[in-house]
RNA sequence: GCACCUUUUGAGAGUGGCGAACGGGUGAGUAACACGUAGGUGAUCUACCAUUGGUUUGGGGAUAGCCCAUGGAAACAUGGAGUAAUACCGAAUGAGGUCUAUUAUUGUGAUAAUAGAUGAAAGCAGCGGAUGCUGCGACUGAUGAUGAGCCUGCGGUCUAUUAGCUAGUUGGUAGGGUAAAGGCCUACCAAGGCGACGAUAGAUAGCCGGCCCGAGAGGGUGAUCGGCCACAUUGGGACUGAGACACGGCCCAGACUCCUACGGGAGGCAGCAGCUAAGAGUCUUCCGCAAUGGGCGCAAGCCUGACGGAGCGACGCCGCGUGGAUGAAGAAGGCCGAGAGGUUGUAAAAUCCUUUUUUAGAAGAAGAAUAAUGGUAUCAGGAAAUGGUUAUCAGAUGACGUUAUUCUAAGAAUAAGCUCCGGCCAAUUACGUGCCAGCAGCCGCGGUAACACGUAAGGAGCGAGCGUUGUUCGGAAUUAUUGGGCGUAAAGGGUGCGUAGGCGGUUUAAUAAGCCUGGUGUAAAAGACCGCAGCUCAACUGCGGGACUGCGCUGGGAACUGUUAGACUAGAGUUCAAGAGGGGAAGCUGGAAUUCCUGGUGUAGGGGUGAAAUCUGUUGAUAUCAGGAAGAACACCGGUGGCGAAGGCGAGCUUCUGGCUAUGGACUGACGCUGAUGCACGAAAGCGUAGGGAGCGAACAGGAUUAGAUACCCUGGUAGUCUACGCCGUAAACGAUGUACACUUGGUGUUGGGGUUUAAGCCUCAGUGCCGAAGCUAACGCGAUAAGUGUACCGCCUGGGGAGUAUGCCGGCAACGGUGAAACUCAAAGGAAUUGACGGGGGCCCGCACAAGCGGUGGAGCAUGUGGUUUAAUUCGAUAUACGCGAGGAACCUUACCAGGGCUUGACAUUAAGAGUGAUGGUUUAGAGAUAAAUCAGUCCUUCGGGAACUCUUAACAGGUGCUGCAUGGCUGUCGUCAGCUCGUGCCGUGAGGUGUUGGGUUAAGUCCCGCAACGAGCGCAACCCUUGUCGUCUGUUGCCAGCAAGUAAUGUUGGGGACUCGGACGAGACUGCCGGUGACAAACCGGAGGAAGGUGGGGACGACGUCAAGUCAUCAUGGCCCUUAUGUCCUGGGCUACACACGUGCUACAAUGGCAGGUACAGAGCGCAGCAAAGCCGCGAGGUGGAGCGAAUCGCAGAAAGCUUGUCUCAGUUCGGAUUGGAGUCUGAAACUCGACUCCAUGAAGGUGGAAUCGCUAGUAAUCGCGCAUCAGCAUGGCGCGGUGAAUACGUUCCCGGGCCUUGUACACACCGCCCGUCACACCACCCGAGUUGGGGGUACCCGAAGUCGCUAGUCUAACCUGCAAAGGGGGACGGUGCCGAAGGUAUGCCUGGUAAGGGGGGUGAAGUCGUAACAAGGUA
Repeated sequence: GCACCUUUUGAGAGUGGCGAACGGGUGAGUAACACGUAGGUGAUCUACCAUUGGUUUGGGGAUAGCCCAUGGAAACAUGGAGUAAUACCGAAUGAGGUCUAUUAUUGUGAUAAUAGAUGAAAGCAGCGGAUGCUGCGACUGAUGAUGAGCCUGCGGUCUAUUAGCUAGUUGGUAGGGUAAAGGCCUACCAAGGCGACGAUAGAUAGCCGGCCCGAGAGGGUGAUCGGCCACAUUGGGACUGAGACACGGCCCAGACUCCUACGGGAGGCAGCAGCUAAGAGUCUUCCGCAAUGGGCGCAAGCCUGACGGAGCGACGCCGCGUGGAUGAAGAAGGCCGAGAGGUUGUAAAAUCCUUUUUUAGAAGAAGAAUAAUGGUAUCAGGAAAUGGUUAUCAGAUGACGUUAUUCUAAGAAUAAGCUCCGGCCAAUUACGUGCCAGCAGCCGCGGUAACACGUAAGGAGCGAGCGUUGUUCGGAAUUAUUGGGCGUAAAGGGUGCGUAGGCGGUUUAAUAAGCCUGGUGUAAAAGACCGCAGCUCAACUGCGGGACUGCGCUGGGAACUGUUAGACUAGAGUUCAAGAGGGGAAGCUGGAAUUCCUGGUGUAGGGGUGAAAUCUGUUGAUAUCAGGAAGAACACCGGUGGCGAAGGCGAGCUUCUGGCUAUGGACUGACGCUGAUGCACGAAAGCGUAGGGAGCGAACAGGAUUAGAUACCCUGGUAGUCUACGCCGUAAACGAUGUACACUUGGUGUUGGGGUUUAAGCCUCAGUGCCGAAGCUAACGCGAUAAGUGUACCGCCUGGGGAGUAUGCCGGCAACGGUGAAACUCAAAGGAAUUGACGGGGGCCCGCACAAGCGGUGGAGCAUGUGGUUUAAUUCGAUAUACGCGAGGAACCUUACCAGGGCUUGACAUUAAGAGUGAUGGUUUAGAGAUAAAUCAGUCCUUCGGGAACUCUUAACAGGUGCUGCAUGGCUGUCGUCAGCUCGUGCCGUGAGGUGUUGGGUUAAGUCCCGCAACGAGCGCAACCCUUGUCGUCUGUUGCCAGCAAGUAAUGUUGGGGACUCGGACGAGACUGCCGGUGACAAACCGGAGGAAGGUGGGGACGACGUCAAGUCAUCAUGGCCCUUAUGUCCUGGGCUACACACGUGCUACAAUGGCAGGUACAGAGCGCAGCAAAGCCGCGAGGUGGAGCGAAUCGCAGAAAGCUUGUCUCAGUUCGGAUUGGAGUCUGAAACUCGACUCCAUGAAGGUGGAAUCGCUAGUAAUCGCGCAUCAGCAUGGCGCGGUGAAUACGUUCCCGGGCCUUGUACACACCGCCCGUCACACCACCCGAGUUGGGGGUACCCGAAGUCGCUAGUCUAACCUGCAAAGGGGGACGGUGCCGAAGGUAUGCCUGGUAAGGGGGGUGAAGUCGUAACAAGGUA
């Protein structure tokens, strides 16, 4: 060292005991005694534990492990040998245990007594060693504690589109079964049991203490913590055990995953970590049993993902910090601003200070109590104690943990974000964007100036958070118990009868269910509340208190409700004496009308309509007369009059019949009210059967109307309308108002009664109307017939649409009715009232609005503007309120347009810096010109520095007739010179708002008067202003000239004059002042006088609040945007002047009231020096020449024309008309080609008074005639002015147009050019039906039938016990077989519920689609 043996200690496996039914997880199932609460168990069990009795005697046979083999891939299985126990099995003993029987008490099985039967056990350890003692056990009782089982009352979800459910179902008897009552199970008997107080079915859901919200009532919820239940891959089952039908046990079946050698096996994280998937989203495969607790153990101790801790996550709650003080040059930077400046902002920087926190280092609690063990004391017991009891002292153990905390050092050092800024809602500017991008909780922002998008700056709020999303409650009295409503907003059942139910008059007694009050039990703890205390505070935690409104037991009370008994008459009813009535049913009768038939008379139409036609008529209609037939309806009376529950009821009479009403007796004695379900009635239309059918008349036919006309109108006409019987069961079945009762100022009608000194009155009852008090109502309105104030009961409502639809069920012959959703979609729908606007509503009234007139336009030619077209361009604007307009004058210019050629600090302005000397004018050359080049002439001031001026360079800037009139100012048009529009105070109304301002008169007028809850005022009207008409005064030249004087051929020409005209200035005058009438004694109107003028004398200027996003960025000004060698600017040429055409405005005409020719008369208002220009002369003329005079009451333009007069033309495309064209000229102008005006000669077109339609004008107007001026070199038929001549008509307000006031309706308010409906077409969305197809769930019937319990059997095997000497047998057991039940599975099915679906259907929503126009106004047919 190895092997073996013995002993000790430890490990592993095994036997045995206890635990594993606790602790931990989850919420699938469950609507149930599952849970909560209060009880019951005389119907029960309970291991370990506590207390208290008794017992623990004596035997037997096996079997794991272990050893040897065998099979298998494995899991595992099998055989042989052999061993132990507190494992297993008999035997003995046995009480107050258990069972049976009887008796007594009692509250079913409780308690007590008697008799019989029956039933137990196990030892081990320590000490000591003489008997033994002690501890832990074992067995059997009793009591307790704990835990559990079972039963019961009450409580808490939705759906009635679930109304009937139930065969072990309900009960009984007997038996079985269980710890235990019980149909829990079985057999038999009976036919019950549950349900509108919601059974059954379906959907959903674990329940509670609590938690969140709320003032509360209540609503929502059931995470964490705690109690109970259920579950453990899905379903079924038992075994073991005190306890399970058992999360980490077993068996079977199903699904899934894994291993396999293909034969078979294994598994169950809703334990702790962790992984995967799904998802918007949810953590470490950590440390420790140190503490608390649990299991086992005598104990040491072992086990414990319970638990204690740490980690991750701002997930929540709480606390702390990210610095403090000083600091104005108010720095820089940013942002805003025209600038000044403002703001960020004492903010920063800077200086001083502090160190919570941070980092580094050091120190350092509490959580630990005790156990084993030892010591001390005490007690019980005993012979004694080493043992036991009690107290006490000592006595190991820390996961967290580099803990908390403290100290030292360093240094402002390590530490701020998020949302918002249109209103709600605290906080605004700039830029970008341009209905884009985007925002949005609701309203809503965004289409070129966005406080709303994005960014920046600033600001507001909160802060280690902030915001979003989701969810719940609140606000929400918006489900209303507290605490709502129903006439018109959603909502009264169509009406009655009446069941259940709810509610119910006066009084007495009893009772005590409700009710009130006291006591008591319970209402777990935690939480919440109050107080105190422990962590530095707080969150958190501990302690105490009250509360827990509930339920149970019990004592008391008796007003009220209930119940029982009795009584009453006021509610209700019966009867008698009266009354009114279209109440109902049946029968009979009547006349008028209509239609038809027959006959007569009679002749050409009738009928119908807005107008017609269809239709009817000479085969005789309509009309008229007579006769007859038929059916339906009942004129007058007739009436907010009557009756009826409602629907409804109307000729008269008869019969039957219901109800109502007043008064007065008698009687009953609460018999009442309401009324879910139910039953009955219930207009019209419709349906069935049988009749009837005159008139009317859906459908239908025809005729009209119309764009169409499936309508309105007309001619016909079938169902139907009528009767009987039977259905239907709905209406705006309305008073849009349920029924009954009571109470609450009045007035005035009416119907039917009663009473009363009989009255034209008064009182009263029952109806039926109107007006109104209080009160109510959102208002309108209601108001004893309530919508007032109360009571009782029923029905109904909860935004609009979808939709009274779908589906299910019920009813119906059908049509259809009853009940009756959701998805989806919208931010409204609705009521009443207000102000407007509008009406094919009404009333009143104006206006050249119509009418009455006159003259035009529309037809022609031309001029001019516009549209359109064309063009390189035909610049732009204006479009009812534009169109001879901007433009008061486009050949160039203008000019903005086009083509081409040029310039770039520019054609023009200012400033700064620098450089230069030329500016300016002339000439020549090139060019279309702009321009370029050449050349000549040539300057001012000066303090000599320079300046002025100009040129060049640079930079700021200029420039734009580019855009936006929808960013604007200003100006203008239109309604409209219409008479309106408002305010203050007061009053009325909840309010919008009204009143005033309406009403009666009147006016041109909201003009004035009167009245009036209004009183006043403003802007408008009118007046004041200008002009014109009359007169006066003053003045008197350039005007005037009566008288005087002079002069001329003639002329105010001259002297002179102020009379007149005229000019200028200032006044007067006209105010309904006067008279008469009307009127209301007013305002005013009518008539008259006087007057130049009369009722605003004529004309003008003058335009209220507002409307049209009216017009103008092109007069001008201006914000913003855009262009910057061009969208600026210069130049030449062109264009704005085009021309198939359409329209507007004009001119000239069409002729005789005229044209032409001759003669002759009379204005006003203007204009003139780069001008008007006379006389004279020339030209046929335009004009030329000429130049007097005149800056103009002086001179000139400048002859006015129509008119008057004389002549001619004689009705014609002309002596009308003048276009067009040819020729020749004049003038202006650099220039008349495109593109001027005029003149002369020639030419001589259309046109003969104008369709539909349409315009102007009411008096010095229309019409007509000419003259002047502005613009302007020239150019007018246009515009603005001026005068001459100078009418007609207006009965009147019916109609057209516009307007004003009042009123009415309205679904309009962008206001009728409004609003709005339905089909069709397209797109999208959700839904319904659906041949089918595919899932899930459940029921029933049947088949198969695992595991397993229970029962039966006796095939195989069998240690203990019994008999037996043994063999063997018995008893019992195991295995096997079999029966009932039985999960999964299968088959069948008039079940329920999803998915999907060809196809079909309607619905909703969409941009500017199509067709019509149904509704809103009298909506054009209410």

A computed fold for a 1422-nucleotide RNA from a metagenome, annotated as small-subunit ribosomal RNA.
The sequence is in RNAcentral, with records from SILVA.
Its mean pLDDT, the model's own confidence on a scale to 100, is 84.
It matches the Rfam family "Bacterial small subunit ribosomal RNA".